[in-house]
RNA sequence: GCCCCGAUAGUCUAGCCCGGUCAAGGACACAGCCUUCUCAAGGCUGAAACCCGGGUUCGAAUCCCGGUCGGGGCA
Numbered sequence: 001g002c003c004c005c006g007a008u009a010g011u012c013u014a015g016c017c018c019g020g021u022c023a024a025g026g027a028c029a030c031a032g033c034c035u036u037c038u039c040a041a042g043g044c045u046g047a048a049a050c051c052c053g054g055g056u057u058c059g060a061a062u063c064c065c066g067g068u069c070g071g072g073g074c075a
Base pairs, nucleotide, nucleotide: 001074002073003072004071005070006069007068010028011027012026013025020058030046031045032044033043034042051067052066053065054064055063
């Protein structure tokens, strides 16, 4: 230098190919409540996320272009 893969709550992860509403889902963690003599466990509820910029579109986490960061391959 070229090619490929990845980036979504505090952590891990689904959704992306094939765009759609309501509320971006799950697990763990966290907060509140219930239960309990207390704790743990269990139940209910809640807060919290689409790497950045641009484009296409009525509508983008998803499609296109560029960039950043991480991983891998070739030279």

Model confidence (mean pLDDT): 82 of 100. Transfer RNA from a marine sediment metagenome, 75 nucleotides, folded computationally. It matches the Rfam family "tRNA". By type it is a transfer RNA. The RNAcentral record of the sequence draws on MGnify.